[in-house]
Background: The prediction has a mean pLDDT of 83. A computed fold for a 72-nucleotide RNA from an uncultured bacterium, annotated as transfer RNA.

Formats: sequence, structure tokens, C1' cells
RNA sequence: GGCGAGAUAGCUCAAUGGUAGAGCAUCGGAAUCAUAAUCCGCUGGUUGAGGGUUCGAGUCCCCCUCUCGCCA
Repeated sequence: GGCGAGAUAGCUCAAUGGUAGAGCAUCGGAAUCAUAAUCCGCUGGUUGAGGGUUCGAGUCCCCCUCUCGCCA
């Protein structure tokens, strides 16, 4: 330099163009003599940045940044 994959909650990942979710973690509670395990509940989001299309964009288009892989 060329090609491809990816960026969403603290972490790992979902999400037919139509209310952004799950598990784990944190926090609160139950239970226990107590702790861990276990059970219940809550909180947590500028969907990498900027633009465009659309009634409506995490999703489609353009551009930029970053990460990973392959080729040279």
C1' cells in the first nucleotide's frame, strides 16, 4: 500500500429501518451465627467522530479515527 472483519452499559455480546436488550460485574435486599455460593430487585447508553437518505437510522450511503486478520 491492497482486501476483509470489527467499534453498542464497567466486561463479553445481541438487536428484520419502527420503544436500544441479555449475561456477568457494581449496588440494595432475602437467606446464614457469619462469610462465600444461592435467590429477588434496581441502577447503568452521545450505539467510535462528522455528514447524508428516510416520517423514522445501532442498522442504509459518504468521509474520518482506532483495533484485528490476510496479501504484498

It matches the Rfam family "tRNA". Rfam links the family to the GO term triplet codon-amino acid adaptor activity. Rfam classes the family as a transfer RNA. From the family's description: Transfer RNA (tRNA) molecules are approximately 80 nucleotides in length.